[in-house]
RNA sequence: GCGGACUUGCCAGGAGAGUGCUGCCGAGCCCGGCUUCAAGCCCGGCUGAAGCAGCCGCCGAAGGCGCAGGGAACUCCCCGAACGCUCAGGCAAAAGGACUGGCAAAGACGU
Numbered sequence: 001g002c003g004g005a006c007u008u009g010c011c012a013g014g015a016g017a018g019u020g021c022u023g024c025c026g027a028g029c030c031c032g033g034c035u036u037c038a039a040g041c042c043c044g045g046c047u048g049a050a051g052c053a054g055c056c057g058c059c060g061a062a063g064g065c066g067c068a069g070g071g072a073a074c075u076c077c078c079c080g081a082a083c084g085c086u087c088a089g090g091c092a093a094a095a096g097g098a099c100u101g102g103c104a105a106a107g108a109c110g111u
Base pairs, nucleotide, nucleotide: 001111002110003109007105008104009103010102011101012100013099018056020055021054022053023052024051028046029045030044032042033041034040035039057091058090059089063087064085065084066083069079070078071077
């Protein structure tokens, strides 16, 4: 100098499953009333896919756990899946997202 695997950062792509029900809260809107008539206050009604609580159903591609499989110094141990479990997470959008591609950086290895 060159080369592939690993790590990190940035960019792009990236699936699945409920806009579930009930209650509370509540921005906002409407009617009425009071007043010092600008605005504020009170009562009632409507209203979110947000927040909180409860219940049921569902998804798997953050993470986690388990096994299959592989390795080994072989009943210990190591790696460990896109398979399984759904603890966690998620089920409109957003966010997240295994993984893929591109760019860049660093360090060990081979030549």